[in-house]
This is a predicted structure of a 396-nucleotide RNA (Bacterial RNase P class A) from a Deltaproteobacteria bacterium. Model confidence (mean pLDDT): 76 of 100. Lineage of the source: Bacteria > Pseudomonadati > Myxococcota > Myxococcia.
Order: sequence, then C1' cells, then structure tokens
RNA sequence: AGAGUAGGACAGAUGACCGCUGCUUUGCCUUCGGGCAAAGGGGAGGAAAGUCCGGGCUCCACAGGACAGGGUGCUGGGUAACGCCCAGUCCCGGUGACGGGAAGGAAAGUGCAACAGAAAGGAGACCGCCCGGUGUGAAGGUAUAAUGCCUUUGCAUCAGGUAAGGGUGAAAGGGUGAGGUAAGAGCUCACCAGUCCCGUCGGUGACGGCGGGAGCUAUGUAAACCCCACCCGGAGCAAGACCAAAUAAGGGAAGUUUGAGGGUGGUCCGCCCGAGUUCCCGGGUAGGUCGCUUGAUCUUGAUGGCAACAUCAAGACUAGAUGAAUGGUCAUCGUCCUGAAGUCGGCUGACAGCUGACGUUGGGAGACAGAACCCGGCUUAUGGCCUGCUCUAACA
Repeated sequence: AGAGUAGGACAGAUGACCGCUGCUUUGCCUUCGGGCAAAGGGGAGGAAAGUCCGGGCUCCACAGGACAGGGUGCUGGGUAACGCCCAGUCCCGGUGACGGGAAGGAAAGUGCAACAGAAAGGAGACCGCCCGGUGUGAAGGUAUAAUGCCUUUGCAUCAGGUAAGGGUGAAAGGGUGAGGUAAGAGCUCACCAGUCCCGUCGGUGACGGCGGGAGCUAUGUAAACCCCACCCGGAGCAAGACCAAAUAAGGGAAGUUUGAGGGUGGUCCGCCCGAGUUCCCGGGUAGGUCGCUUGAUCUUGAUGGCAACAUCAAGACUAGAUGAAUGGUCAUCGUCCUGAAGUCGGCUGACAGCUGACGUUGGGAGACAGAACCCGGCUUAUGGCCUGCUCUAACA
C1' cells in the first nucleotide's frame, strides 16, 4: 500500500428570534370546575421501526391432576425470563485473523427415497465371470463297415453360483493388499477407517488422550410421523380503576280517585282529559381523571468473575403528548466534496506547455428515521469516524 476480519464511540456545536407541548413559581380573573398572562426549566432513537421472542403490570378463569396442542433441544454458566447473552466441546468453511451450525434419538417402531437402474436397505443377477445340462459349429486325437467317442474351443439356450469388474444413481451395504476359490466373497489374515463395549487418565460437563476387546460394517431422512427430556392458562393500557352531563329498566320517600297533574284562560270559578306527579338513589353514554413513567433505571467508583453478569458505595431524575407536541428562520464555527487565485514540487532544452500535492474567496452536501403502558433481546434500515488483529507485496 492492497485485500480482509473483529469491535468501539458518535449521530454536528453555539447564539439570537418566532412558535408547539408538559412542569414549577408568581400575578390577575373566576360561574371555585378552572381560565389567562409572565418568568424559569424539561422536551425522541440507536434503531423510537418490524411487532418476531421473553418478562413486568392489569383483568378473566380459580390456578391441582391428566389429555390434546404448541415450543425448545451439545455442555456449563448468566438472567425476572427467553428461541437472548457469555465461556467452552464437536463438526463444517477460510492460507489466516475469524466465521457458521434446528448439534437429543435412525442398533424402539412406522413411513419415504423422484428420475435412472436388474435391484433403494439384513436388497439385488442386466452385462460380465464360473460350474453343470442340452443343441450346434470348428480343430485335434481315437475307434468302427457306419452312426460315433474323447479333449480343447466358439455360439445359442436352460438351471444354478458369484456383489471382485462394468453400467444406473445423490446414495449400491467399509478401503488396500495377500491368501483362498470353479469363479468369487470379511470367506480368512495383515494394516487402515468407522461403530459399540470395557478399563484407565484429564475435565463440573459436553468431550478428549491412551490401552484392550467384540462383531465384521449396521445407508440417508426426525424443519416425516414418532420416542425421550424440559417449558408453556387466556386476553391485552382500546388492560383496568374512579368521577360523571344525558337516557331506559329497577328501588325508596312524599302528595294523591275525598282528584295529584295537565288543557282552556290575564286571574279565579267553571268546563274537558285524567293515573300518575315530584324528589332522592341507582344506572354509566358524551366528557374528564388515574393507570403514566422512580425503574430488573442511569452515571461513576470499588470488589468478585476469563466473560456474560452480580454485589456494595456515592450521586442523578432524564419526554409523557392523546386529531397526538418535540419545529422553523438567520448568523458564526466545525466535517466532507468541489476548487478561480495563490504556494510548493515533477516532466521537458525551455520563462511556454502538461501534471501532482496543499489550499483562500466562492458553490454544494449532511443518512436511516418520529416515543404512545414499561422493560430485556433479536432482526431489519442507515451516515461518516476510530481502534485491534490477519494475509499478500515492496522497502528499511
């Protein structure tokens, strides 16, 4: 310098002016519910996002047991909990830094393995190889009057043997060599690989090292059913609680057929209608309040731990809106890009020309994205910056 790999912090700064929304204080007004004004101070994120996991909280069920259903699945640890995190084991990828793994059981059972292939799982004979029978051709030998007979070999066919070789396939039931055999074969043996069992050593454990033995070898698939172990009740802040205009049911009290009340009417009488009327409770729509942000919280330090994390001490309070605020303009500075002028170089014979670096005035850019009960994660989106480490090449 190039290529890569792992991680970290940040998310422009300051000021002025104009707004928006909570809080506090003060003042004024008030129909006592509150309203208005001023000042001060607070006001999005690393992902607030997707709503994919886990928990807190609330209500329902009354929470036990069993079945069904769902989830998780190497080991140890962390945690409120997790499918998350940390540390390891084994396997896989990479020269390496490092990365990835849905990683229990296929010697419990069932199923499936397309196409191709003879056969797809204690299998299988298509070609080939081998033994035998039959038929037939050739060569040789032999015998007879002749058909013949024997040996070798080719072809056809029948019945077997054979998993060495060929061929098919993602996969054909250990590999290499020797013995063995009619030909072959873990059929036998040696070595190697693998499986299982035993012992021993190390480790909390997954597992690893070493030694011995067995059987010869047992395919893949469990994000197929299934088996094993562990976990899981449902709905969600539109949860839920309270206040409460309006209205229906319902309840209570008082007056009332000895006429309540209504109509007519200026009023009274009269006339007409006539079984309800008034008040309270209740109920809970509109609306309002709470839930609501002090919490598995944050910062710093110490201690324990490889770490995730835990404990202790001190300090801090850091949005709480609800048709839903958190914004806009300007100035200065800062970052990046571009780059008149200028400065410093290089090429060239050259003051011209070409070209590299720095860089002033100026111009431009500045990502993804917006809380809605709250936390812990994961995933996705996104801008530049910094650091450790690895590989390659060159130089010292």
Rfam family: Bacterial RNase P class A. The family's RNA type in Rfam is ribozyme. It was read from a public genome assembly, where an Rfam model found it.